The RNA shown here (transfer RNA) has 72 nucleotides and comes from a Patescibacteria group bacterium. Rfam family: tRNA. The family's RNA type in Rfam is transfer RNA. The sequence is in RNAcentral, with records from ENA. The coordinates come from a structure-prediction model, not an experiment, and the mean pLDDT is 83. The source organism's lineage runs through Bacteria and Bacteria candidate phyla.

RNA sequence: GGGCCAGUAGUUCAUCGGUAGAACGCUGCAUUCGCAUUGCAGAGGUAGAGGGUUCAAUUCCCUCCUGGUCCA
Numbered sequence: 001g002g003g004c005c006a007g008u009a010g011u012u013c014a015u016c017g018g019u020a021g022a023a024c025g026c027u028g029c030a031u032u033c034g035c036a037u038u039g040c041a042g043a044g045g046u047a048g049a050g051g052g053u054u055c056a057a058u059u060c061c062c063u064c065c066u067g068g069u070c071c072a
């Protein structure tokens, strides 16, 4: 320098045009003498940045940034 993949909640990942979810973690309540476990409820994300297409974009297209991987 070139090819490919990834970037979404604190973490690991779904969703792949039409109100963005799960698990773990966190907070509260119940349970316990207490802790753990378990059950219930809750907080937490302008989806890496910018632009384009569309009635509507996390999703499709372009550029850039970051990380990984392969080739030279």
Base pairs, nucleotide, nucleotide: 001071002070003069004068005067006066007065010024011023012022013021018055026042027041028040029039030038048064049063050062051061052060